FMN riboswitch aptamer (RFN element), 115 nucleotides, folded computationally. The prediction has a mean pLDDT of 82.
RNA sequence: GAUCUGUUUCAGGGCGAGGUGUGAUCCCUCACUGGCGGUAAAGUCCGCGAACCGAAAGGCCGAAUAGGUGAAACUCCUAUACCAACAGUUAUAGUCUGGAUGAAAGAAACGAUAU
Numbered sequence: 001g002a003u004c005u006g007u008u009u010c011a012g013g014g015c016g017a018g019g020u021g022u023g024a025u026c027c028c029u030c031a032c033u034g035g036c037g038g039u040a041a042a043g044u045c046c047g048c049g050a051a052c053c054g055a056a057a058g059g060c061c062g063a064a065u066a067g068g069u070g071a072a073a074c075u076c077c078u079a080u081a082c083c084a085a086c087a088g089u090u091a092u093a094g095u096c097u098g099g100a101u102g103a104a105a106g107a108a109a110c111g112a113u114a115u
Stems, first nucleotide, its partner, number of pairs: 005111006016030004031095002033084002035048004043082002052059002064080005086098003
């Protein structure tokens, strides 16, 4: 230094204003948020996790275009769009409450064994 294996820690953000209404952070207008790995820096590309279904194997799993720069960008810049589990609720929820002081993709640190 490499490989294998183990332990520990960490590992998700967001409703502010106005309107309607008996009642809405749930409807309407504007606002706000963006897990992990890969790759020119990504919510919308490729893959993964979570959620949901299943006894398990496993299944399911949302959304972007145009122009510009550049050797290289569906990732940057400009413009305009779009998407977001389940359960609950005085009224329909990406943003409130709950499962969850959970789980986990993965990240970091440390240790051991063999070569």